RNA sequence: CUCUUAUCCAGAGUGGCUGAGGGAAUAGGCCCUACGACGCCCGGCAACCCCUGACUUUUCGGAAGGUGCCAAAUCCUACAGGUAUAAUAACCUGAACGAUAAGAG
Numbered sequence: 001c002u003c004u005u006a007u008c009c010a011g012a013g014u015g016g017c018u019g020a021g022g023g024a025a026u027a028g029g030c031c032c033u034a035c036g037a038c039g040c041c042c043g044g045c046a047a048c049c050c051c052u053g054a055c056u057u058u059u060c061g062g063a064a065g066g067u068g069c070c071a072a073a074u075c076c077u078a079c080a081g082g083u084a085u086a087a088u089a090a091c092c093u094g095a096a097c098g099a100u101a102a103g104a105g
């Protein structure tokens, strides 16, 4: 990097350093941010892998280790179908894109 499978409306700080941008990419929107963003450290959350486990197809428990995550649903929309309407707005389902894990190449 590619493929497969699973998940993506829960959860996680009144901390320290830094100092202007940030919310993946394109476009539109809407937001966060000097009451300190992004990033780093500490801390925490979760439980994919994992564990002397219990029980045994599963479920429950744990969290040492490998990852991950800690504004807003993957922040929303974009494509297809549908509900509704005079038409919008709005809403529902699926896909695509993306993210993470595990496995394979």
Stems, first nucleotide, its partner, number of pairs: 001105008013042001015041003021032003026078004043070003048066002050062002053060002079094005